[in-house]
Predicted 3D model of a 490-nucleotide part of an RNA (small-subunit ribosomal RNA, 5' domain) from an uncultured bacterium. Model confidence (mean pLDDT): 89 of 100.
Context: one part of a larger RNA
């Protein structure tokens, strides 16, 4: 100097940032990922029409997807993003330059194409199992769901003969729009290899058996022992291999004249994980945090058969700890999902709460005022000091406060914030100062208690009776809404 600090003792106001550094412990309870009726049968529920029935004549029942809508099902797209955490990891993780053997939903850009057919199924309806979470049979039904047939410039395979492979439709003001299928080029965004660079230890010295390479063969989006088969025996290491510890990396941050030395919280970019451990599945895209299965551990529920969950998502509880907020508002901007839209979701974000946490600005008054008032306190008893300091007068209204006006953020609407921020009156000095120190280093002294006691003390080291060093005072001295300690670091 500087902190993501903590403690004491104090505390007026605004700004802007920050705010579990421990227990990747374990969670109540609410929210955080939906949207699409312009894909679909449909009608739980609501509101309307239209019919009917009772009547109290303006309600009640009912019946009808006829409209606006829609619960649950099907189907699409999105739940691989945002968000959080650093447990693992010493590695191609990451940082930095390169390289080929790859894929890519949605978007832009180019060619071609969207023809004619089946067959089920979910809701639904009936009949059941169950405590329950769920489930089982019959039966009936739509699609952009699924499955064949043609056709196929161009794609794909290939022994260059030939083989093979696609679609869907909704809306409509009839003008066209959204879709769809092949396939080619972009764009993005991922995957994958390699040079160098990245902490300690040798009281760790030998390490390796798919372990090195080669042929084939399988796998993958692809390279490749990635993985089998068979064939050599090889590959690493004192330029530290292999084994222990420790640790997410990096842009930056802190400090320092640099060199260098710590570090790696907020923000940004990578990586890696989601209760521990292991699998895959769906998909363009995960081996998935709020998806599936299996196992272990803990929790819960239960008729004891059996289920049923995962905050290192925002609040928010205990525990642990010197320590670290509200179970606040809003989708108003910004961005994301979904839809043609209109909207609907969004603890992403933008706002508002607490916290002197930190860093900035400002205010707790300004001038005059000598009778140098009282009053403390010291005295050599004259007096000195607190002291222009209060009081007196004379002014002002920052900022808090009350009362009015009022913006940008919002292209045309649309404002959570928001009693906003600025402006203006108005009242009245009125609501606002502490905290360490004063032997030296180090700026600032005297008196009383104390008597090697009590006690101070970063370091020299004070104190055993005249203590500037202990304690209280009076006086001073530093900084100031903070002040000092204690702790890291340069």
């Nucleotide at each position: 100097a500087u902190u993501g600090a903590a403690c004491g003792c104090u505390g007026g106001c605004g700004g802007u940032a920050u705010g579990c550094u421990u227990a990747a412990g374990a969670c109540a309870u609410g929210c955080a990922a939906g949207u699409c009726g312009a894909a679909c049968g449909g009608u739980a529920a609501c509101a309307g029409g239209c019919g009917g029935a009772g009547c109290u004549u303006g309600c009640u029942c009912u019946g009808u997807g006829c409209u606006g809508a829609c619960g649950a099902g099907u189907g699409g797209c999105g739940g691989a993003c945002g968000g959080g955490u650093g447990a693992g990891u010493a590695a191609c993780a990451c940082g930095u330059g390169g390289a080929a053997a790859u894929c890519u939903a949605c978007c832009c850009a180019g060619u071609a194409g969207c023809g004619g057919g089946g067959g089920a199924u979910a809701a639904g309806u009936c009949a059941g199992a169950g405590a329950a979470a769920u489930u089982u049979g019959a039966u009936c039904u739509a699609a952009u769901a699924c499955c064949g047939c043609a056709u196929a410039c161009g794609c794909c395979c290939u022994a260059c003969g030939g083989g093979g492979g696609a679609a869907a439709g909704g809306c409509u003001u009839c003008g066209g729009c959204c879709a769809c299928u092949a396939u080619u080029g972009g764009a993005u965004g991922a995957g994958u290899c390699c040079g160098c660079g990245u902490u300690a230890g040798a009281u760790u010295a030998g390490c390796u058996g798919g372990a090195u390479g080669g042929u084939g063969a399988g796998g993958u989006a692809a390279a490749g022992g990635c993985u089998c088969a068979c064939c050599a025996u090889g590959g690493c290491g004192a330029c530290g291999a292999u084994c222990u510890a420790u640790a997410g990396c990096u842009g930056g941050u802190c400090u320092g004249a640099g060199a260098g030395g710590a570090u790696g919280a907020u923000c940004a970019g990578c990586c890696a994980c989601a209760u521990u451990g292991g699998g895959a599945c769906u998909g363009a895209g995960a081996c998935a945090c709020g998806g599936c299965c299996c196992a272990g551990a803990c929790u819960c529920c239960u008729a004891c058969g059996g289920g049923a969950g995962g905050c290192a998502g925002c609040a928010g509880u205990c525990g642990g700890g010197a320590a670290u907020a509200u179970u606040g508002g809003a989708c108003a901007a910004u961005g994301g999902g979904g839809g043609g839209a209109a909207c609907c979701c969004u603890g992403a974000u933008c706002c508002a709460g607490c916290a002197a946490u930190a860093c900035c600005g400002c205010g707790u008054g300004u001038g005059u005022g000598a009778a140098g008032a009282a009053g403390g306190c010291c005295u050599g008893c004259g007096g000195g000091u607190u002291g222009u300091a209060a009081a007196g007068c004379a002014c002002u209204u920052u900022c808090a406060g009350u009362g009015g006006g009022g913006a940008a953020g919002a292209u045309a609407a649309u404002g959570a914030c928001g009693u906003u921020a600025c402006c203006c009156a108005c009242a009245g000095a009125a609501g606002a100062a502490g905290c360490a120190c004063c032997g030296g280093c180090u700026a600032a002294c005297u008196c009383c208690g104390u008597g090697c006691c009590a006690g101070c003390a970063g370091c020299c080291g004070c104190g055993g009776u005249a203590a500037u060093a202990c304690g209280g005072a009076g006086g001073g001295u530093g900084c100031g809404a903070g002040c000092g300690u204690u702790a890291a670091u340069c």